[in-house]
Context: one part of a larger RNA
RNA sequence: AGAUGAACGCUAGCGGCGCGCUUAAUGCAUGCAAGUCGAGCGAUGAGGCCCUCUUCGGGGGGUACAUCAGCGGCAGACGGGUGAGUAACACGUAGGUGAUCUACCCCAGAGACGGGGAUAACGGGUGGAAACAUCCGCUAAUACCGGAUAGGCUUGUUCGGUCAAAGGGACAAGGAAAGGCUCCGGCGCUCUGGGAGGAGCCUGCGGCCCAUCAGCUAGUUGGCGGGGUAACGGCCCACCAAGGCAAAGACGGGUAGGGGGUGUGAGAGCAUGGCCCCCCACAAUGGGACUGGAACACGGCCCAUACUCCUACGGGAGGCUGCAGUCAAGAACCUUCCACAAUGGGGGAAACCCUGAUGGAGCGACGCUGCGUGCGGGAUGACGGCCUUCGGGUUGUAUACCGCUUUUGUAGGGGACGACUAAAAGAAAAAUAAAAACUAAAAAAUGCGGUAUGACGGUACCCUUUCGAAUAAGAGGUUGCUAACUCUGUGCCAGCAGCAGCGGUAAUACAGAGACCUCGAGCGUUAUCC
Numbered sequence: 001a002g003a004u005g006a007a008c009g010c011u012a013g014c015g016g017c018g019c020g021c022u023u024a025a026u027g028c029a030u031g032c033a034a035g036u037c038g039a040g041c042g043a044u045g046a047g048g049c050c051c052u053c054u055u056c057g058g059g060g061g062g063u064a065c066a067u068c069a070g071c072g073g074c075a076g077a078c079g080g081g082u083g084a085g086u087a088a089c090a091c092g093u094a095g096g097u098g099a100u101c102u103a104c105c106c107c108a109g110a111g112a113c114g115g116g117g118a119u120a121a122c123g124g125g126u127g128g129a130a131a132c133a134u135c136c137g138c139u140a141a142u143a144c145c146g147g148a149u150a151g152g153c154u155u156g157u158u159c160g161g162u163c164a165a166a167g168g169g170a171c172a173a174g175g176a177a178a179g180g181c182u183c184c185g186g187c188g189c190u191c192u193g194g195g196a197g198g199a200g201c202c203u204g205c206g207g208c209c210c211a212u213c214a215g216c217u218a219g220u221u222g223g224c225g226g227g228g229u230a231a232c233g234g235c236c237c238a239c240c241a242a243g244g245c246a247a248a249g250a251c252g253g254g255u256a257g258g259g260g261g262u263g264u265g266a267g268a269g270c271a272u273g274g275c276c277c278c279c280c281a282c283a284a285u286g287g288g289a290c291u292g293g294a295a296c297a298c299g300g301c302c303c304a305u306a307c308u309c310c311u312a313c314g315g316g317a318g319g320c321u322g323c324a325g326u327c328a329a330g331a332a333c334c335u336u337c338c339a340c341a342a343u344g345g346g347g348g349a350a351a352c353c354c355u356g357a358u359g360g361a362g363c364g365a366c367g368c369u370g371c372g373u374g375c376g377g378g379a380u381g382a383c384g385g386c387c388u389u390c391g392g393g394u395u396g397u398a399u400a401c402c403g404c405u406u407u408u409g410u411a412g413g414g415g416a417c418g419a420c421u422a423a424a425a426g427a428a429a430a431a432u433a434a435a436a437a438c439u440a441a442a443a444a445a446u447g448c449g450g451u452a453u454g455a456c457g458g459u460a461c462c463c464u465u466u467c468g469a470a471u472a473a474g475a476g477g478u479u480g481c482u483a484a485c486u487c488u489g490u491g492c493c494a495g496c497a498g499c500a501g502c503g504g505u506a507a508u509a510c511a512g513a514g515a516c517c518u519c520g521a522g523c524g525u526u527a528u529c530c
Base pairs, nucleotide, nucleotide: 002529003528004527006526007525008524009523010522013371014370015369016368017367018366019364020363027326028325030324031323032322035074036073037072040071041070043067044066045065048063049062050061051060052059053058081282082281083280091206092205093204094203095202096201097200100199101198102197105195106194107193108192109191110190111189113147115145116144122137123136124135125134126133127132153174154173155172156171157170158169159168180187181186208254209253210252215245216244217243220242221241222240223239225237226236227235257279258278259277260276261272262271263270264269284305285304286303287302288301307318308317309316310315335361337360338359339358343357344355345354346353347352374404375403376402377401384395385394386393387392409467412463413462414461418456426448474519475518476517477516478515479500480499481498485514486513487512488511489510495502496501
C1' cells in the first nucleotide's frame, strides 16, 4: 500500500446494487413456516332450488353446493437453518459395481376373472382434573385378504458357457390387479423390459499441527459355514488358524466441516472458506426402531437424561441450529412488515388451496458504486483575521456586487415494464422427416383465437405550471520516514508518539490561533491476513 460479515471516535444530502449474531449448537413468550384431494369412501348439513304430503306448525324425497372430524391416497426424506461433531472414502478428483436399489415422470409389451371378512367415523355406556383411555353395536372404499389366470417375471435343478460371470436352452414350483372414478375428453390399477433423473457401496491419488505421542491391535487379521442387507463385506454369529498396522509416522493428543472459490502477491507462494453454488454432518442431550421407493426422519413415534410449563398431586405437555421477535453473553449484527402478481415446489382432472421457499418493502454510510452541495464575470486586491524587517505580505476572485442555471429540493399533474397466458367455447392451417429422393396415419404437447389476474406502488420514470443558490462539508495531518510553517502560551511540567524520538525559556514535534497539505459523504483509530 491492499483487504474485511468488522467495531470505535468525529461528521453526514440523495440514489442503485449487495451484505448484516463472527460471541452462548445458551434459554425461549407469541404468531406464522406442509399440506392437499369430495372426480377413492362412508357420513354430516345451517341455508338455496325442485318435487311431494300437510293438521299450514312442518314432514319426506331429489338436486346443486359446502364440509369440522374420520377411513383412504399422494406429499411431510424436497424446500429452509446451522457448523456442534468429524483428520474420516467426510470432501476433491479419477475410476469400479462381474456386489446394487429407484416412488412420481417418459417409451414399449401384456393384462385386470370371480369372491370374502373386517374397521374408523357414527350411536350408546364407563373411567379421568386434563391428556386421553376403554367396552358394546352399525357401515363403506382406489383400505385389507383368499381363489382363478400369467410370461421372456421370481426361485430351484440342469445343459452349455466363462478365470469366475451374465446373456441363451430344458424342466419344476411360485406369485398380480381397483374394470375403480368421470363433466365420457380422460384420469387411474397390475406385471414385465428399457430410459431419464436420483441414491447406496468399493478403490487409486490429494489436502492440518505435535515424536516432549513409539510401539498399537482380540472381532483384532485371515479362513470355513451361516445370519442379515437392495447389495459386497467381521456388518453380525459359531468354529478354526495367528495374524494385521507402524519411522514413507501406526497408536495417542490438539485443532478443524471439505470443495468451487476469496484476499494478497510479478509469480512461486502464504492466508482464508462470511454471502452464492456442490457435497457432508446435525436438529435440547444420548439411544432405538416403525412407516416408506427413499429416513433411523428439524416442525413423526418410543425410551432415558437435563431443563421449562400445567395439575384436582393420581398424572400430563414441550423442543426457533425455519421467518420475525425476546432474554442473556458480547466491541458488535435488522421488521413480531406486504404478497403469492412473478419464479419454483406439494396436492388436485381442473377451478383452486398451501408455500416466512421466493418476490418485495423496512432498519443500518457495513461495503462497492453513481450524483449533488452551483456556474460565469468581478481588483482600488475592501472589512476582519494572521504575520511583519512597519515598507508590506497573506487569507484572495475568495467576499461583496452583476448575470445565469435548477441536477437535487419543494408544491402540482401524468404514470409504468415486470403478464406469459389458465379454465370454458371455437376453428382447423403449418411444423415436429432428417444426412439422396419420395411418402401415409394417429395421438399428445406446442401453436391460433379469446376473457381474467401486479405484492412492490400511485413506487420508478416523465412533464414543467411553481419557487429560489436556494436544502446539503467534513475528518485527519503539517520534525524525518511523508505531501504540508509561522506566531503565541508552556518550560523534562502539562503533554505527544507507528519507529527514530520531541518538551529542562527563542519547541515548524506539547496546547491554541492563522496559513497550508491529503482524502472527501466520508475521514481517522483499533483488530486480523498477505